Small-subunit ribosomal RNA from a Dehalococcoidia bacterium, 1481 nucleotides, folded computationally. The sequence is in RNAcentral, with records from SILVA. Taxonomically the source falls in Dehalococcoidia (Bacteria, Bacillati, Chloroflexota).
[in-house]
RNA sequence: AGAGUUUGAUCCUGGCUCAGGAUAAACGCUGGCGGCGUGCUUUACGCAUGCAAGUCGAACGAAGCUCCAUCCUUCGGGAUGGAUGACUGAGUGGCAAACGGGUGAGUAACGCGUAGGUGACCUACCCCGGGGUGAGGGAUAACUCGCCGAAAGGCGGGCUAAUACCUCAUGCGCUUAGCGGUUCGGACCGCUGAGGAAAGUUCCGGCGCCCUGGGAGGGGCCUGCGUCCGAUUAGCUUGUUGGUGGGGUAACGGCCUACCAAGGCAACCAUCGGUUGCUGGUCUGAGAGGAUGAUCAGCCACACUGGGACUGAGACACGGCCCAGACUCCUACGGGAGGCAGCAGCGAGGAAUCUUGCGCAAUGGGCGAAAGCCUGACGCAGCAACGCCGCGUGGGUGAUGAAGGCCUUCGGGUUGUAAAACCCUUUUGCCGGGGAAGAAGUUCUGACGGUACCCGGCGAACAAGCCACGGCUAACUACGUGCCAGCAGCCGCGGUAAUACGUAGGUGGCAAGCGUUAUCCGGAUUUACUGGGCGUAAAGGGCGCGCAGGCGGUUCGGUCAGUCUGUCGUGAAAUCUCCCGGCUCAACUGGGAGGGGUCGAUGGAUACUGCCGGACUGGAGGGGCGUAGAGGCGAGCGGAAUUCCCGGUGUAGCGGUGAAAUGCGUAGAUAUCGGGAGGAACACCAGUGGCGAAAGCGGCUCGCUGGGCGCCACCUGACGCUGAGGCGCGAGAGCGUGGGGAGCGAACCGGAUUAGAUACCCGGGUAGUCCACGCCGUAAACGAUGGAUGCUAGACGUGGGGGGUAUCGACCCCCUCCGUGUCGUCGCUAACGCAUUAAGCAUCCCGCCUGGGGAGUACGGCCGCAAGGCUAAAACUCAAAGGAAUUGACGGGGGCCCGCACAAGCAGCGGAGCGUGUGGUUCAAUUCGAUGCAACGCGAAGAACCUUACCUGGGCUUGACAUGCUGUGGACCGCGCCCGAAAGGGCGUUUCCCUUCGGGGCUGCAGCACAGAUGCUGCACGGCUGUCGUCAGCUCGUGCCGUGAGGUGUUGGGUUAAGUCCCGCAACGAGCGCAACCCCUGUCGCUAGUUGUACUUCUCUAGCGAGACUGCUGCGAACAACGCAGAGGAAGGCGGGGACGACGUCAAGUCAGCGUGGCUCUUACGCCCAGGGCGACACACACGCUACAAUGGCCGGCACAGCGGGUUGCCACGUCGUGAGACGGCGCUAAUCUCUCAAAGCCGGUCCCAGUUCGGAUUGCAGGCUGAAAUUCGCCUGCAUGAAGUCGGAGUUGCUAGUAAACGCAGGUCAGCCAUACUGCGUUGAAUACGUUCUCGGGCCUUGUACACACCGCCCGUCACAUCAUGGGAGUGGGCAACACCUGAAGUCGUUGCGCCAACCGCAAGGGGGCAGGCGCCGAAGGUGGGGCUCGCGACUGGGAUGAAGUCGUAACAAGGUAGCCGUAGCGGAAGCUGCGGCUG
Repeated sequence: AGAGUUUGAUCCUGGCUCAGGAUAAACGCUGGCGGCGUGCUUUACGCAUGCAAGUCGAACGAAGCUCCAUCCUUCGGGAUGGAUGACUGAGUGGCAAACGGGUGAGUAACGCGUAGGUGACCUACCCCGGGGUGAGGGAUAACUCGCCGAAAGGCGGGCUAAUACCUCAUGCGCUUAGCGGUUCGGACCGCUGAGGAAAGUUCCGGCGCCCUGGGAGGGGCCUGCGUCCGAUUAGCUUGUUGGUGGGGUAACGGCCUACCAAGGCAACCAUCGGUUGCUGGUCUGAGAGGAUGAUCAGCCACACUGGGACUGAGACACGGCCCAGACUCCUACGGGAGGCAGCAGCGAGGAAUCUUGCGCAAUGGGCGAAAGCCUGACGCAGCAACGCCGCGUGGGUGAUGAAGGCCUUCGGGUUGUAAAACCCUUUUGCCGGGGAAGAAGUUCUGACGGUACCCGGCGAACAAGCCACGGCUAACUACGUGCCAGCAGCCGCGGUAAUACGUAGGUGGCAAGCGUUAUCCGGAUUUACUGGGCGUAAAGGGCGCGCAGGCGGUUCGGUCAGUCUGUCGUGAAAUCUCCCGGCUCAACUGGGAGGGGUCGAUGGAUACUGCCGGACUGGAGGGGCGUAGAGGCGAGCGGAAUUCCCGGUGUAGCGGUGAAAUGCGUAGAUAUCGGGAGGAACACCAGUGGCGAAAGCGGCUCGCUGGGCGCCACCUGACGCUGAGGCGCGAGAGCGUGGGGAGCGAACCGGAUUAGAUACCCGGGUAGUCCACGCCGUAAACGAUGGAUGCUAGACGUGGGGGGUAUCGACCCCCUCCGUGUCGUCGCUAACGCAUUAAGCAUCCCGCCUGGGGAGUACGGCCGCAAGGCUAAAACUCAAAGGAAUUGACGGGGGCCCGCACAAGCAGCGGAGCGUGUGGUUCAAUUCGAUGCAACGCGAAGAACCUUACCUGGGCUUGACAUGCUGUGGACCGCGCCCGAAAGGGCGUUUCCCUUCGGGGCUGCAGCACAGAUGCUGCACGGCUGUCGUCAGCUCGUGCCGUGAGGUGUUGGGUUAAGUCCCGCAACGAGCGCAACCCCUGUCGCUAGUUGUACUUCUCUAGCGAGACUGCUGCGAACAACGCAGAGGAAGGCGGGGACGACGUCAAGUCAGCGUGGCUCUUACGCCCAGGGCGACACACACGCUACAAUGGCCGGCACAGCGGGUUGCCACGUCGUGAGACGGCGCUAAUCUCUCAAAGCCGGUCCCAGUUCGGAUUGCAGGCUGAAAUUCGCCUGCAUGAAGUCGGAGUUGCUAGUAAACGCAGGUCAGCCAUACUGCGUUGAAUACGUUCUCGGGCCUUGUACACACCGCCCGUCACAUCAUGGGAGUGGGCAACACCUGAAGUCGUUGCGCCAACCGCAAGGGGGCAGGCGCCGAAGGUGGGGCUCGCGACUGGGAUGAAGUCGUAACAAGGUAGCCGUAGCGGAAGCUGCGGCUG
């Protein structure tokens, strides 16, 4: 510091995801030790048990114990008095219990933080100072007696003490009232008056007590500033805001009360709702920031829930009290008791969080004079890898690179110096011995602890796992599995060769841990202060006016608020950083320093900003003079056209379309002429012309009215810019009321089109369009570009004004201001593009954006008559959605150009019969493959057996075939017999070679390795092939352009069959293709010539050459390439034909030609044999043959080829046979012999248009040939039989010249042949091409694209099914806070005085005062009620999302086949269609 992921690729935008760090963690696997920390985040849920706050006898009385004395005695002891104590428990009294400890519920608050204030306050114990401590009095607990109660506890009578309580005296200072002084002020000072104190005890040192001043420390209250989210919470408030009097408090205060006034708060966010203890800090981050608030520390709040006060210096009190409530427990049912959010522990909840330990030795706290007591604060120990830190599980040597494992190309590689083995060490461990510091206080005192640490002994001994290994991301193989099982953080893996699943081996990483999950920060400049954006990616408000707010020209002076700076204060400690130190190091910890605030105080600076004052004119405004204009509103007027009405002329059509029809018209239309009515809109002018803020504005005239521009520089003197809310304007559609209605025209009705056509086209047509008034408030309201100001090259138009020059003239020309356009430099931009009218450089203000979908939707609110508008989410879901540009592909886009592509022709196919191939069907099997073009007379250039791969049956198992080894034999072969369809099996017979005698060769049998497979995978492959396509293309190097994909070159102008060549050009060259080189053929020459020729030239045969190159002439063209014409020539402008097939495409074809990886079979999926099948047959298709006849058939006669083949072959010739053929047999290994008579043709004859003398299928009989064998299933011959068929629908094929067509011939394969096929050969020998509109295919350029598996693409909506979340919903169930009323506990306060009472007064009566009680205000909880907010459930219902293969259509993307889209309205199964207005994306 970045990376992965949108695409075929690219750049950008943008989201998602990952690598890092962290944790009070949990879970999985694993686990040796130590140190230091940490350990209920959930139910502020409920709690058994023990402990957590006591202490003081030097405050007090009594009792017991001990001692002494006396008395009594039943001899046990008892009573009385005194004394004593460092004794015991209860009581009175004092102090403490308000600290310490826990928790985070509540609280959005002066609660907390920070800085201040208190002239508005308090403070027990402690310290310093001043003064005092005199005189009296009455009670009460304990105790005792009685009574009640189960208990808890209580009542009454009697006795008693105090540092308990009360009265009086004194009182400096204290409190208070008045007056005066002082102060800003209630501080302070003085005077006068009034008021209020005390406690004793003792060891005689003291310790206490009272009043009071001050201090320290602690606290109360107040204030500035800071402190989360929601505006779908916008208004809140009646003690409310202030005042006066009174009350209350330690104290100010509306804190409380009465009265008076009507205020107070809020967009700088009040109120309401949600969430939350705050901070020092902690985690992260470069920082700014974000997140967090465990442990430690400060503050706050709470103590079962709610309320209340009492005591006290301090509480509204965790281990106090009272009341109400819920809960638990005890009960004798009458009543009582309780509060672990103290320590430990239990239950419950939960993914999850410990011992009912030891000790007061240390530190600290309470009480005490002290000793001391108490202390679950604390110090320690225990449990837990929960975290951090440290240590160990050994070190060295050790190659035959052992064994085993895994892989393997079988050679080996790897695990791996790893192990073993040898040498060594002993941290840790175990055993034994010694043994602390921590103690402060010379004595005593240690829970930890016989611990840390030290010494000795033993022995490598006791100690390694977890995750990962497709990319990100470090680490790869094998097997298993086969879209299964599974993985997955994102992209994505898995459908038979998975480095991605599972296992193993190996490897990588970390290590007593390793992974996973959760959460936070980071990466994320992805909320952008630092540090982002808004033309097209998300994003400029439709436009203006303008309050608040923000910002603001030049200059002088003042001020010093902001700003800057010095000093001081504070920012607790801990934490953090640096330095130094202590535990062996580290973690941990001690000391020192530093850092840290929008903070406070004070001194200073004055540039800038603010504020105050003065001045200025350049911004802004005004004035004067001109000026253009569809700017707005109202009224009036005009002509053209459409339609309608009337009349005339006139007759059969008109109208409409792609073509039609509906429609109109003989009741007279259309057409035409005249007259009239009515409504709407204003041709030409007209223009990237004008005006307006936008929407928008277009005939003419008049009236009213807004704004702009220019010139002058006369006036004002910053008066300005922007503008949240607010207000106004706002196309079209739409709504209301009333008019109007010519044309047009949603809906609707017809006619067409169509598979359908709720559309496009046509005929009609209602709302509406128009006017008035009132609503609506939206548009692609767009320049998809907010407003203002300044600055930054130009060029050329155009509208308006001014000036200069010039002139007859504003005709030109030049300058300038304002507007409106095009091009373009710098610059900017992802690119496209923008570019003085910025999307450049800057400033100010406003609006808006933050992935796609859900959704501009739901709910809520506001507005509207409605339609609807404005504001505006979430659940859920996806790994993208996007922008620009690139290369392709595609288009029912465009341009140019080719091809038998069409057209022009000729002959066909498609109909018939037959042949062959294929599909289908059938079958035991009909073996397999080929499947649009580019499978289908294809693999098959020869299926009766064989072939043969298929089926049935019979057999073989080292095999039909190869190699090697072991054992055994000597033959093998052959022959004979038996079974058998054969294969095969059985029996019998026979008998090897060489030798150095060791053995070797050959061979049979048995056995082992192995053979074998036309079994699977052409989607694992090689090789070969088809196809686009003989098309003219496909690329590279360097350079240049572009951020890049990529472009350029290869495009352009010509030309060509051609990327062929020429010219031009940021390109210059080059490669693979084209062409040429090769073969055949056409002319000539030379050479040679057998078997050719009568002869020799020649013909011919086969070898070598020549010839053709736009070379020559003319014309055209750019002095080009080249084209056209001509000459000569056998041949011209590539002469004709062939071979030859670029980069690549189709996972094209072939595992069955061959080879081959992997998989599978192994007495069978191998091998042999017999028979059958590949030849089936209702059908369908493909390729052919033969025909349908007279350009013909038949008969007879006559003629002319070439390529080829031939010795298990071709076969002359002769004879026989009607013939196929047979018999005999010459010649020929071939220019010699032979196949071999070519046929169409020509001559003559016949047939006479007929299903025929056409046609030959089919069938019968008789023959021939091949072959072991023609039944399934061959060919040929003769005779007989004579079918369909009379030229073929839609459609479709070939061919441009020696071509088509027609005619025959030959060959390969082959015993024969199903060949009409295929490959060649010659013979005869045409027609037509205007042309490129259309069909098909192709090439180049260009354009659009939402396609890239590339149009056989993509993709929209309804419907159906499943799942999920969500809105509405009659209602229903809960929660929260508030309000009204009722009731009203405890209690403070007030009030009352029938009851009761020791202190004071009084002789008494009584008084004063108090208590209980009564009443009143307030008041928790409870009840009733209507509302508010919120959550759940809910029949049914709405849309949404998602889901391999459902239905209907085809809306969008190419002019997407009607250009699309926006707003609105109507309509329609659905996408959608149509109307109106708008946009160009």